A computed fold for a 1523-nucleotide RNA from a metagenome, annotated as small-subunit ribosomal RNA. RNAcentral holds the sequence, with entries from SILVA. Its Rfam family is "Bacterial small subunit ribosomal RNA". Its family is annotated with ribosome and structural constituent of ribosome in the Gene Ontology. Its mean pLDDT, the model's own confidence on a scale to 100, is 84.

């Protein structure tokens, strides 16, 4: 630091999704050991049980027991001493308001940060001053009596105080009065005098006799307490700036509200409160109201700025079972205090009580989810004591929990036969792998055993020194010495020692992003996924398994945040077309603002000072064996408060200027705009008049109008719209708009030139005007036109394009309404700046001219094309989309949706603000290269066209579908399957049925055994096969030479197992071969350029060609494959050769080129010429060519073959053959027999044969070429009517045979009719081939004599020796040819042309196609589901307003009951005070009416989303077929 995903590929824009880090978590798998942390996010849910606030006898009164002992004793017991002034409980102090916990509420002066308190308290502590006096009545506890189940009262008696009351004194201090002083904005604060009035206390504890007294009680003293003042520390209240979520679908809010004054309350200011007054106060800088929500120091993230967060630890607040209201007290309205209501739990003798774990453990519920009912006050803090002490779930330990972070361990070395074993294999091997074994070794952790700490300093207490206080050598107090005394954790940490590789490794990935790969299982299944996606039979993607790869006591998953993400963009983005500029103006608040000088100093900078808490982050050093973790010291906190400074720039204030802006003048331009009047042409009605069958209307009609007289055509008339020509990317106007002509009020804005004012600008949230078209209201008007609606037409349908009618409307009016457009330059106003060139419109100069163009130059509109510059790319380029300023709108994946609901506007339609649930992994822009288009241009092609013959109709052949069957064997399916694989199914072939054998096999290699190999027959059977029998002894070598032995190479039989076999499956796993677009003229590379790029240039363009065939021009120059030549064949000649060919000439025969001779011709078959647009005209751009002609056998590639570019069709073909993978293995293999592939209601291809006189038939007579011939071709004689037979020359072929060519010619006959045409089908008789022609061959003769009379829609072939006819060979192949190759005879027509049909080429436009138009896609309906809306109601929750109600309790008031202190009386009494009770007044809880907001649910219902193969249709992409 990025990366993946939209496209066939590219840039962009844009979302989705990953790589990091982090976590109080949780979950799966798996876990040896320690350190330090660190642990109910959820139900502020309920809580059993323990503990968590007590302490002080040196503030007080009072006071047991149980037990020992001694006495007595009636033996029941009782009395005393100790136990003990001990336990207890009570009066009183302090405390309890700390500590501990939680986050519900709080959107707040609650927090934070910087002040203020001149508006205050502050127990305890320290310090200083001064006191600490003198009375006095009470009361708990105790005792008796008594109520109640309890909880707990209730009377009557006794008693103490550091309890509680009266009085003195007042250093002081409060209040009132009266003076001076100094600061201050001021003032009630400071400093210093006066005078009045008011106000305190408690006492205990120890020591000692110096004084007074005379032995403790007084007295002095310490030491503690206590009071009063003053101050200090601390903590605490209130108050102020400035900061602090979200929603405007919450805009108006507030009667104690705002201020005022009197009282009142408060430690203290203050509407806190209360009477009265006056009518204010907040609030688009966001009040009110709603929703969340504890703040902050940190924490996590980030490169910062930010975003997120507010567990642990520190600080503030806030609660304490909800609600409420108080006492006490220095401080609470009090978690473990109290009273009232309420809920909910528990006891109950039913009358009545009692409780609050959001303290520490712990229980249930809740949940994915969070520990032990541990030890100890040894430490370190707290309470209360004078102290010991005592209390402490704060703390400090330990326990669970891989919950985090951090450290260590599971060994270390050697060790190749690369062991066995697994997995893979190309079978060679390779890998796991030095790894394991084996050898040698350490000894961390865990075991075991031994030793063993730091945290402990102190108080206390003994002994001592030394100072102070003191009458004191005593007592105290302070400071030091020594000694004693304290440890939960724990026998822990650490240290030694023993023994022993022994007890200790998983997990999750491996298609890409991401490191890391193969086998096996599986077959859109299971099943995987964080995005793209992967899985239909060869899955590195799912399951497994071996190998690797990453972390490692752990990984992984899930969730959450920060990041990546510049995707809300201050730092650091965008609006022409991607999402996104307001429909346009005015213009209020705001923001912003020209030039000069002066001054203030808010902003700005600069320095100082104060803060800015520790903890953390970050440096440095320590400490724990290291680290985490901790200790020191620093740094840094970008802030915020005050003070000093500066005065540029920005802001106040002043004083000025003229450039902005704006007025005044003078001129010309304009469909600007509002209102009045006046034209002309058209259309259409309506009247006449001429006139007579039509008119209209469309692709073609038809409805329609017309004989009642239309359309035409002329004459009048009438009425309401709009205003040809001119007319223009030409004018006006903000902007929607504005177009006959006049007059007549009006508004901008331009040019000129001089005065003037002097910043007076610019923009513009809210607001207010205007604002096409439809469209709404109310009254007109209505000719054209025309939604809607009807008819007619078109179709499959036609609720439409098209036709004929026609109603709103469209036009007027109204200070009407709507307010919305692709309201568009898809581009906001406004200033300044940046080359140019060319049009045009309206002003002005200027030079010139008599004048008027032209031409120069300026100003303000309006277009074009261009530089730099931008930009994704198109493009934009002084009229920016450039370079900058100011302000305003506005956007933030796609879809839902511009919907809902709300609100606010309208009569309605409807606008206008505006979501969200939920789906998607895209949706979009601009270029690109192709496809394709019922787009364009250009150009081939028997494509049409002009011909000629066909098929389709008949009947046969033969494929094929389709039926049928045991089987009818398989393939092939538009062109380009279908007389195709078949160049030839009777057996066989053959694969396909039926039925019978074989199981190492019919073939192929190993290995053993046995055998000669062969022939022949013979049973039984359909044959394979089975079981018999006879004859028989081979070839090589070697030994050995007489049998004969070993070996070997074929053969055969028998036997095990490797295997053998498959025309079984996959052509969509494959090679290989083929078709096909197409013998079309194309594909394409280097290298340069040109484009961010895909690409593009070259290969485009202008000519030309059969061709990308060549010229020329060109940022291209250049090559490759194709084209074309080059090879075969043929047309023409030469040269060479002459048998088996030939025969001109001689010679001889004549049947015959048979023989002599000859190689002149022909012809064979080799090697050469020949054509090359080469020559002449023309035309063409001087080219390439074209076009004419010469000449030639041929002439513009001469014909005709082979030759087939990248490359498309998953196009054929696993049944030619080779081949992965799968299947079978006494069978899908293999052998026989028989039968099928020949079947037949019927469809279609493809051919033949014909329908006849261009024929048919008989009969004569001619002329080929190219073949093929030995299990072959057969001449030739004879023989049969023929098929054929029987004999047999001859030929391994220029020699001999198939071998007669036919058509054609000459002659005869038939004469237009299903015939002498046509032969098809059937009978009889044959031949032939073959083991065999029943299923099922050819073929011959006699007979028989079907349909067919030239073929419907449709369709085929073909351009010259070609189409038509003619007829011959030949593969194959025992026989079988109408098929297929092949070959030659006879031999024509036509082609104006390229519109139009079908295919192909190049170029250009459009595209939402890219699987590529056989495309893509759109709404409706049916079907399953989400998840929202609207709803009769219906039910919660929350707040509100009204009114009932009123408990505790404060306060006020009353108190005629009751009353110890304190006056007055002797005394009774009384007076003051006080107390219970009673009213009053505030008020929680509840209750009643009524609302507002929000939620759940709902019969029904709306629409939207989503879902391989459903149903209608084609609505959009191409002119998409009506742009």
């Nucleotide at each position: 630091g990025g990366a993946g995903u939209u496209u066939g590929a590219u840039c962009c824009u844009g979302g989705c999704u990953c790589a990091g880090a982090a976590c109080g978590a949780a979950c799966g798998c798996u876990g040896g050991c320690g350190g330090c942390g660190u642990g109910c996010u959820u139900a502020a849910c309920a809580c059993a049980u323990g503990c968590a606030a007590g302490u002080c006898g040196a503030a007080c009164g009072c006071g047991a027991a149980a037990g020992u002992g001694a006495c007595c004793u009636u033996c029941g017991g009782g009395u005393u001493a100790c136990g003990a002034g001990u336990a207890g409980a009570g009066u009183g102090g302090c405390g309890c308001a700390c500590g501990g916990g939680u986050g519900a509420g709080u959107a707040a002066c609650g927090c934070g940060u910087a002040g203020g308190u001149g508006a205050u308290c502050u127990a305890c502590c320290c310090c200083u001053a001064u006191a600490u006096u003198u009375g006095g009545g009470a009361u708990a506890a105790c005792u008796c009596a008594u109520c109640g189940a309890a909880a707990g009262g209730u009377g009557g008696g006794c008693u103490a105080a550091u309890a509680c009351c009266g009085g003195a004194u007042g250093u002081g201090c409060u209040c009132u009065u009266u003076g001076g002083g100094a600061a201050u904005a001021g003032a009630g604060a400071c400093c210093u005098g006066g005078a009045g009035a008011g106000u305190a206390a408690a006492g205990g504890c120890u020591a000692c006799c110096u004084c007074u007294g005379a032995c403790a009680u007084a007295g002095u003293a310490g030491c503690c307490g206590u009071a009063u003042a003053g101050g200090g520390a601390u903590g605490a209240g209130c108050c102020u700036g400035c900061g602090u979520a979200c929603c405007a679908u919450u805009a108006g809010c507030u009667a104690g509200u705002a201020g005022g004054u009197g009282g009142g309350g408060u430690a203290a200011g203050a509407g806190c409160c209360u009477a009265c007054c006056u009518a204010g106060g907040c609030g688009a800088c966001g009040a009110u109201g709603g929703u969340u929500a504890g703040c902050g120091g940190g924490u996590c993230u980030g490169a910062g700025a930010g975003g997120a967060u507010g567990a642990u630890c520190c600080g503030c607040c806030a609660c304490a079972c909800u609600g409420g209201a108080a006492c006490u007290g220095a401080a609470a309205c009090a978690c473990g205090g109290a009273c009232c209501a309420g809920a909910c739990u528990c006891c109950u003798a039913c009358g009545g009580g009692a409780g609050g774990c959001a303290g520490c453990a712990g229980u249930g519920a809740g949940g994915a989810a969070u520990u032990u009912u541990g030890c100890g006050c040894a430490a370190u803090g707290g309470g209360c004591g004078a102290a010991a002490g005592c209390c402490u779930g704060a703390c400090g330990c330990a326990g669970c929990g891989a919950c985090g972070c951090c450290g260590c361990g599971u060994g270390g070395g050697u060790g190749a036969a690369g062991a066995a074993g697994g997995u893979c294999u190309u079978c060679g091997g390779a890998u796991c792998g030095u790894a394991a074994a084996g050898c040698c070794c350490u000894g961390u952790c865990a075991g075991g055993u031994g030793g063993g700490a730091a945290g402990a300093a102190a108080u206390g207490c003994g002994u001592u020194u030394u100072a102070u206080u003191u009458a004191a050598u005593a007592g105290a107090u302070a400071a030091g010495a020594c000694g004693u005394u304290u440890g939960a954790c724990g026998g822990u940490a650490c240290c030694g020692c023993c023994a022993a590789a022994g007890g200790a490794a998983g997990c999750a990935c491996c298609g890409g992003c991401u490191a890391a790969c193969u086998c096996c299982g599986u077959g859109c299944c299971a099943g995987c996924a964080g995005c793209c996606g992967c899985g239909g039979u060869a899955a590195u993607a799912c399951g497994g398994a071996g190998g690797g790869u990453g972390c490692g006591a752990g990984c992984g998953u899930u969730g959450u945040u920060c990041g990546g993400a510049a995707u809300u963009a201050c730092u650091g983005g965008g609006c022409g077309u991607a999402a996104a500029g307001g429909g346009c103006g005015c213009g209020u608040a705001g923001g912003c603002g020209g030039c000069c000088a002066a001054u203030c100093a808010a902003g700005u900078c600069a320095g100082a000072u104060g803060u800015g808490a520790a903890a953390g982050c970050c440096c440095a050093c320590a400490g724990c064996u290291u680290a985490a973790c901790u200790g020191u010291g620093g740094a840094a906190g970008u802030g915020c408060a005050u003070c000093u400074g500066a005065a540029a720039c920005u802001g106040g204030u002043u004083g000025g200027c003229u450039u902005g802006a704006g007025u005044a003048c003078u001129g010309g331009a304009g469909g600007g705009g509002g209102a009045a009047g006046u034209g002309g042409a058209a259309u259409u009605c309506c009247c006449g008049g001429u006139g007579u069958a039509g008119a209209g209307g469309u692709g073609a009609a038809a409805u329609u109008c017309g004989u009642a007289g239309a359309u035409a055509u002329c004459g009048g008339g009438a009425g309401g719209a709009a205003u040809a020509c001119c007319g223009g990317u030409g004018g006006c106007g903000a902007a929607g708009g504005c177009g006959a002509c006049u007059u007549u009020c009006u508004g901008g804005a331009c040019a000129g030139a001089u005065a003037c004012u002097g910043a007076c600008g610019c923009u513009g949230a809210g607001g207010c005007g205007c604002g096409a078209a439809a469209g709404c209201g109310u009254g007109g008007g209505g000719a054209g036109c025309a939604a809607a609606c009807a008819g007619g037409a078109u179709u499959a349908g036609a609720u439409a394009c098209c036709c004929u009618g026609g109603u709103a409307g469209u036009c007027c009016a109204c200070a009407g309404c709507u307010g919305u457009a692709a309201a568009c330059g898809a581009u906001g106003a406004g200033a300044a700046c940046u080359a140019g060139a060319u049009g045009u419109a309206g002003g002005g100069a200027g030079a010139g001219u008599u004048g008027a163009c032209c031409c120069u130059c300026u100003c303000u509109g309006u277009g074009u094309c261009g530089a730099a510059g931008c930009a994704a790319a198109c493009g934009c380029g002084u009229u920016a989309a450039g370079u900058u300023c100011u302000c305003c709108g506005c956007c933030u994946g796609g879809g839902g949706a511009g919907u809902a609901c709300g609100g606010c506007c309208g009569c309605a339609a409807g606008g206008u603000u505006a979501a969200a649930a939920c789906u998607c992994a895209a949706a979009g822009g601009a270029a690109u290269u192709g496809a394709c288009g019922g787009g364009g241009g250009c150009c081939c092609g028997c494509a049409c066209a002009a011909g000629c013959g066909g098929u389709g109709g008949a009947g046969u052949a033969u494929g094929u579908g389709g039926u049928u069957u045991a089987a009818u064997u398989c393939g092939a399916c538009g062109c380009a399957a279908c007389g195709c694989g078949c160049a030839g199914a009777a057996c066989c072939u053959u694969a396909c049925c039926u039925g019978g054998g074989c199981u190492u096999g019919a073939c192929a290699u190993c290995c053993c055994g046995g055998g000669g190999a062969u022939u022949u027959u013979c049973u039984g059977g359909a044959a394979a096969c089975a079981g018999g029998a006879a004859a028989g002894u081979g070839c090589c070598u070697u030994c050995a030479a007489c049998a004969g032995a070993a070996g070997g190479a074929a053969c055969c039989c028998g036997g095990a197992g490797a295997c053998a076999g498959g025309u079984g499956c996959u052509g969509c796993a494959u090679g290989g071969c083929u078709g096909u677009c197409g013998u079309c003229a194309g594909c394409u590379c280097g290298u340069g350029u040109c484009g961010u790029g895909a690409g593009a240039u070259g290969u485009u363009g202008g000519g030309u060609u059969a061709a990308g065939u060549c010229c020329c021009g060109c940022a291209a120059c250049g090559a490759g494959c194709g084209c074309a030549a080059c090879c075969c064949u043929u047309g023409c000649c030469u040269u060479u050769a002459g048998u088996u060919g030939c025969c001109a000439u001689c010679a001889u025969u004549u049947c015959a080129g048979u023989u002599g001779g000859g190689c002149a011709c022909u012809c064979u078959a080799a090697a050469g010429g020949g054509a090359c647009u080469g020559c002449c005209g023309g035309u063409g751009u001087u080219a390439a060519g074209c076009c004419g002609g010469a000449g030639g056998a041929a002439g513009g590639u001469g014909g005709g073959g082979a030759u087939g570019a990248c490359g498309u069709c998953a196009a054929g073909u696993c049944c030619u053959c080779a081949u992965g993978g799968c299947c079978u293995u006494u069978a899908u293999g293999u052998c026989c027999a028989g039968g099928g592939c020949u079947a037949c209601a019927c469809a279609c291809g493809u051919a033949c044969u014909a329908c006849a006189a261009u024929g048919g038939u008989c009969g004569g007579u001619a002329c080929a070429a190219a073949g093929g011939g030995c299990a072959g071709c057969g001449a030739c004689a004879c023989u049969g009517c023929g098929a054929g037979g029987u004999g047999a020359a001859g030929c391994c072929a220029a020699u001999c045979c198939c071998g007669g060519a036919a058509a054609a010619c000459c002659g005869g006959u038939c004469u237009c009719u299903c015939u002498u045409c046509g032969g098809a089908u059937u009978g009889c008789a044959g031949u032939c081939u073959g083991c065999a022609a029943c299923u099922c061959g050819a073929u011959u003769g006699c007979a028989u004599g079907a349909a067919g009379u030239u073929g419907g829609a449709a369709u085929c072939g073909c351009u010259a020796g070609u189409a038509a006819u003619c007829g011959u060979g030949g593969a194959u192949c025992a026989g079988c040819a109408u098929g297929c190759c092949a070959c030659g005879g006879u031999g024509a027509a036509u082609a104006c042309g390229u519109u139009c049909c079908c295919g192909g080429g190049c170029c250009u436009u459009g595209u939402a196609c890219a699987c590529a138009c056989c495309g893509c896609c759109c709404g409706u309906c049916a079907c399953a589901c989400c998840a929202c809306g609207a709803a009769a109601g219906u039910u919660g929750g929350u707040c509100g307003u009204a009114c009932c109600a009123g408990a505790a309790g404060g306060c006020g008031u009353u108190g005629a009951g009751c009353u110890a202190a304190c006056c007055c009386g002797c005394a009774a009494g009384g007076g003051g005070g006080g107390c219970a009770g009673g009213c009053g007044u505030c008020c929680a809880a509840g209750g009643u009416a009524u609302g507002g907001c929000u939620g759940g649910u709902a019969a029904u219902u709306g629409g939207g989303g989503u879902g391989a193969a459903g149903u209608c249709g084609u609505a959009a992409c191409a002119a998409g077929g009506u742009a």